[in-house]
RNA sequence: UUGAAGGGAAGAGUCCUGUAAAGGCACCGAAGGGGCAAGCUUCAAUGGAAGUGAAACUCUCAGGUAAAGCAACCCGAAUU
Numbered sequence: 001u002u003g004a005a006g007g008g009a010a011g012a013g014u015c016c017u018g019u020a021a022a023g024g025c026a027c028c029g030a031a032g033g034g035g036c037a038a039g040c041u042u043c044a045a046u047g048g049a050a051g052u053g054a055a056a057c058u059c060u061c062a063g064g065u066a067a068a069g070c071a072a073c074c075c076g077a078a079u080u
Base pairs, nucleotide, nucleotide: 001078002077006075007074008073013025015024016023017022026065027064028063032061033059034058035057039052040051041050042049043048
């Protein structure tokens, strides 16, 4: 740096209705996505304005709420 092998990896209803498709209410945050601090820069001129600006914070659009699967991140692998 990357996510192509491998390993570890949380949370929340096996809720209700329905033949099913699906719908309803309640929840989770660690695929992805959105938002923001300090600082810095510019304009202004002593009151300020604009831009830029991170996340595991926050929002829950998406996704998810038995198991399986997915899964940020870590180990690791490969390359320089």